RNA sequence: CUCGGAGAAAGGCAAACCCGCUGCGAGGCGGGGACGCAAAGCCAGGGGCCUGCACCGCAGGCCGCCCAGUUACCCGA
Numbered sequence: 001c002u003c004g005g006a007g008a009a010a011g012g013c014a015a016a017c018c019c020g021c022u023g024c025g026a027g028g029c030g031g032g033g034a035c036g037c038a039a040a041g042c043c044a045g046g047g048g049c050c051u052g053c054a055c056c057g058c059a060g061g062c063c064g065c066c067c068a069g070u071u072a073c074c075c076g077a
Stems, first nucleotide, its partner, number of pairs: 002077004012037002017032006035064001041070002045067003048062006
């Protein structure tokens, strides 16, 4: 450097649900909590889904739906 992998090992993240704050909303943040995750790290560029606004459009949200981009721990070859 490339390829492969998942013992939850060392270490990490944290669905549903509950509480608080916040947003018109989709949602977001913090705490609790673990269904899961080998990028469930980052990124809204493409697809997809969702929300608001009398709406051929505009403004937003979701990367724990897929792809692209980008960085990286452990084990093996």
Molecule: c-di-GMP-I riboswitch aptamer
Organism: Solirubrobacterales bacterium